[in-house]
Context: one part of a larger RNA
RNA sequence: GCCAGCGAGUUGUGGUACGUGGCGAGGUUAACCCGAGAGGGGUAGCCGAAGCGAAAGCGAGUCUGAAUAGGGCAUUCAGUCGCGUGCUGCAGACCCGAAGCCGAGUGAGCUUGCCAUGGGCAGGUUGAAGCGGGGGUAAAACCCCGUGGAGGACCGAACCCACCUCAGUUGAAAAUGAGGGGGAUGACCUGUGGUAAGGGGUGAAAGGCCAAUCAAACUCGGUGAUAGCUGGUUCUCCCCGAAAUGCAUUUAGGUGCAGCGUCAGUCGUUCAGCAUCGGAGGUAGAGCACUGGAUGGGCUAGGGGGCCUACAAGCUUACUGACCCCAACCAAACUCCGAAUGCCGAUGCUCCAGAGACUGGCAGUGAGACCACGGGGGAUGAGCUUCGUUGGUCGAGAGGGAAACAGCCCAGAUCUACAGCUAAGGCCCCAAAUUCUGGACUAAGUGGAAAACGAUGUGAGAACGCUCAGACAGCCAGAAGGUUGGCUUAGAAGCAGCCACCCUUUAAAGAGUGCGUAAUAGCUCACUGGUCGAGUGGUCUUGCGCGGAUAAUGUAACGGGGCUCAAGUCCAGAGCCGAAGCUUAGAAUUGCGUCUUUUAGACGUAGUGGUAGGGGAGCGUCGAACUUGCUGUGAAGCGGAGGUGUAAACCUACGUGGAGCGUGUUCGAGUGAGAAUGCUGGU
Repeated sequence: GCCAGCGAGUUGUGGUACGUGGCGAGGUUAACCCGAGAGGGGUAGCCGAAGCGAAAGCGAGUCUGAAUAGGGCAUUCAGUCGCGUGCUGCAGACCCGAAGCCGAGUGAGCUUGCCAUGGGCAGGUUGAAGCGGGGGUAAAACCCCGUGGAGGACCGAACCCACCUCAGUUGAAAAUGAGGGGGAUGACCUGUGGUAAGGGGUGAAAGGCCAAUCAAACUCGGUGAUAGCUGGUUCUCCCCGAAAUGCAUUUAGGUGCAGCGUCAGUCGUUCAGCAUCGGAGGUAGAGCACUGGAUGGGCUAGGGGGCCUACAAGCUUACUGACCCCAACCAAACUCCGAAUGCCGAUGCUCCAGAGACUGGCAGUGAGACCACGGGGGAUGAGCUUCGUUGGUCGAGAGGGAAACAGCCCAGAUCUACAGCUAAGGCCCCAAAUUCUGGACUAAGUGGAAAACGAUGUGAGAACGCUCAGACAGCCAGAAGGUUGGCUUAGAAGCAGCCACCCUUUAAAGAGUGCGUAAUAGCUCACUGGUCGAGUGGUCUUGCGCGGAUAAUGUAACGGGGCUCAAGUCCAGAGCCGAAGCUUAGAAUUGCGUCUUUUAGACGUAGUGGUAGGGGAGCGUCGAACUUGCUGUGAAGCGGAGGUGUAAACCUACGUGGAGCGUGUUCGAGUGAGAAUGCUGGU
């Protein structure tokens, strides 16, 4: 891991609602007694039939009150005792699960400290004190030689330890092995016996150790501690079907009330949509009349500067500048204005929509997600966050499309069908359906990712300039004189720079467009003539393209192949494919309506996706009572096979097996297994 078995809403007692039964203005006993039992007795008590008031008390009323006022609560409607079911209080209360707390005990055969009594330390080295001798001294000190054998002395086995590396890590081992390492006469190591016990011991102190357990040991008990937490919770079908919000909370992953679901009862279109009519309003937009912000100009008080000046005054100003005027703006907390929607009310119409309202039983939800719209926060970031009495989908929704893809697009799956029509999206091949029709664009594989900006890409449109009196482009020729304009400068001659930019000859030619020279020169342009012979030049608007364009395994930014008068893009059109949508045929079932031989059925009509959850109807297991059957001519169980039912399931024959087992009705449960790191066994 798998298989089999076991494994979770129970029981008692109160409350409450519904169903059902008895009796009924009443209902009912409890303890206890009698009795073998069935049953009989037992009226204390409880509930109801009257309430109101704090109470005295009064009473269909009463309280408040001065009140014969008003108001509050009553007076109208039957209860009570069983049984069943739902939910709930108290109990372990659906099951399993803590870490922990407390009590009584058991532990120092591990380990820590201590006590008593024993044991152990190969070998080698060093050579303290003391002592002897010699030297030395006045005597000492001191020096030398020897002797001696001290030391938490040295090296190093046993022994003790555990610093490093490697191995081991489902190990050979729940701490080891190998090779190195430290101590090794000491605060040394060790045997045996004893002693200290759990908020206690012991500790050269690490919260270490106290039997592989220690920031409070272990065993049993209180104990089924508690767990707003996690996990699990067992047969079937049918009907309806949520929430992830508000307020509050030592509250935020919990709970209470409300909201939203379901069921019963009552009401019976009251709901909703649409139309018409009547209302309230200050949003979008807009505006500047208020409050503020803010730009330019004009006018100009005031202020500053200058001139003038004894003071006062005066004059002036490319300085500043209120108010006012003109022009142009901005605002969630501005409004002279002001919609569309939405909201409220009335009337009418439509209408079975699981529409609405109320009372009661039972819930779940109170982590929401994305998309579109309207806002706030953020960076007019986020698959970001937070709001909306805005909507949708998912959640709880399958099917088709988007290659794949909860939240996007289409569309809401009762069942059956090898029938048809469509939606979104598609129709060259993969791959169902057009290589469909007509017109145009794109050349970039754009399509099949992106901006500012850039560009004789190309299509369409508009106005304008030049043009057979010859334009545009090319080619041939000219492009002169005053003059080297004046100034400046070493020089400045069209062409360093400054100023001016005239006149003449002309078909035309600038006091010069660029190159060039030291300055000239030279080349060239504007401008003109000739040649040629029909368009040419720039501007604006717009369609589709181009560049801008860089990422990590491999093309990899069409799903792929592949596609160019497309299989790309735009416009118009004709067909087809395409879903669990719709239709067709049959079947089942639910609500409502009509009818009937109103147990039930027929017809009509509208439904039948579904998590949490509510409601309804059933299947099966074990046992009991009654009933009626089967069985050695073979029960149960088991095996494969055949059949029936919408499902749980059921039936049949055969084989095996060898003694019990079913039907119907009612009742009662240790009543249904795939999950709980479930438990036990097997493998």